[in-house]
About this RNA: The RNA shown here (c-di-AMP riboswitch aptamer (ydaO/yuaA leader)) has 140 nucleotides and comes from a Phycisphaerae bacterium. The prediction has a mean pLDDT of 80. Its Rfam family is "c-di-AMP riboswitch aptamer (ydaO/yuaA leader)". Rfam's curators write: This family represents a conserved RNA structure found upstream of the ydaO and yuaA genes in Bacillus subtilis and related genes in other bacteria. Its family is annotated with regulation of gene expression and cyclic-di-AMP binding in the Gene Ontology. The model forms 92% of the base pairs in the Rfam consensus. The organism belongs to Phycisphaerae, within Bacteria.
């Protein structure tokens, strides 16, 4: 210098997946920090009337969260596409790089106020000082 593994902090991205308090745990000299579990807030979600809808359903079940739909082939796979994301504050452009799964309910659920339930995880590293706008700040 490179490579591999390991602890630690810090910034950042996909995602609803954060804040506060409190209670235990090791680490520490104590406080923070971290992990768990509980509280509350905040975000997501989903079930549930009149009214409206109801070309909806019948095993060829139906439905739910997500962007994750659909097509075609030489099919445990390519090409592709609905849609969806990054490029380091925000909005258009141009360019680029990517994803386009998974999994839940259990015959059974249209929307839906009141009102009840859930969930708060997980896996991960891009940078193009691109053009333009619009903004906040500070300064004279």
């Nucleotide at each position: 210098a490179u490579g591999c593994a390991c602890g630690c902090a810090u910034c950042g991205c996909c995602g609803a997946g954060c804040a506060c308090c409190g209670c235990g745990g090791g680490c520490a000299g104590a406080c923070a920090g971290c992990c768990g579990c509980g509280g509350c807030g905040g975000c997501g979600g989903g079930g549930g009337a009149c009214c409206c809808a109801g070309u909806g359903u019948g095993u060829u079940g139906g439905g739910g969260u997500g962007a994750a739909u659909c097509g075609c082939g030489c099919g445990u796979c390519g090409c592709g596409u609905a849609g969806g994301g990054c490029c380091a504050a925000c909005c258009c452009u141009c360019g680029g790089c990517c994803c386009g799964a998974a999994c839940c309910c259990g015959u059974c659920a249209g929307c839906u106020a009141a009102c009840c339930c859930c969930g708060u995880a997980g896996g991960c590293g891009u940078c193009g000082u691109a053009g333009g706008g619009a903004u906040g700040c500070g300064c004279c």